Predicted 3D model of a 73-nucleotide RNA (transfer RNA) from Brevibacterium oceani.
RNA sequence: CCGGAUGUAGCUCAGUAGGGAGAGCGCCCGCUUUGGGAGCGGGAAGUCGCAGGUUCGAGCCCUGCUAUCCGGA
Numbered sequence: 001c002c003g004g005a006u007g008u009a010g011c012u013c014a015g016u017a018g019g020g021a022g023a024g025c026g027c028c029c030g031c032u033u034u035g036g037g038a039g040c041g042g043g044a045a046g047u048c049g050c051a052g053g054u055u056c057g058a059g060c061c062c063u064g065c066u067a068u069c070c071g072g073a
Base pairs, nucleotide, nucleotide: 001072002071003070004069005068006067007066010025011024012023013022019056027043028042029041030040031039049065050064051063052062053061
């Protein structure tokens, strides 16, 4: 320099064919317990890597950039 993959909650990851964002673990509160743990109930947490475009509507499509990984020269 060229090509490809991945970037979504604190962490690990879903999200189908564009229709409005979820799970597990973790965290907080309550119940239970002498207390803790386990269990049960409830809750908080995301400008979906950044910027622009298309569209009535974008995590998803298009362009550029960026970070990590893989391959090639």

About this RNA
Taxonomically the source falls in Brevibacterium (Bacteria, Bacillati, Micrococcales, Brevibacteriaceae). Its mean pLDDT, the model's own confidence on a scale to 100, is 81.